[in-house]
RNA sequence: GCAGGUAUAGUUUAGUGGUAAAAUAAAUCCUUGCCAAGGAUUAGUCACGAGUUCGACUCUCGUUAUCUGCU
Numbered sequence: 001g002c003a004g005g006u007a008u009a010g011u012u013u014a015g016u017g018g019u020a021a022a023a024u025a026a027a028u029c030c031u032u033g034c035c036a037a038g039g040a041u042u043a044g045u046c047a048c049g050a051g052u053u054c055g056a057c058u059c060u061c062g063u064u065a066u067c068u069g070c071u
Base pairs, nucleotide, nucleotide: 001070002069003068004067005066006065007064010024011023012022013021018054026042027041028040029039030038047063048062049061050060051059
């Protein structure tokens, strides 16, 4: 330099254009004499910038970061 993959909650991952989800972690409450375990509730997320569309995590382009291969 060229080609390809990946980017979603604090963490690990789902989500094939129509209200963003689960586990775990966090906070509050219940249970217990205390801890642990268990139960209920709550908050928290689509890397960035454009485009297409009535509507974009999703499709297109570019940028950034990271990984792999070639040179």
Transfer RNA from an uncultured Clostridia bacterium, 71 nucleotides, folded computationally. The sequence was found in a public genome assembly. Its Rfam family is "tRNA". Model confidence (mean pLDDT): 82 of 100.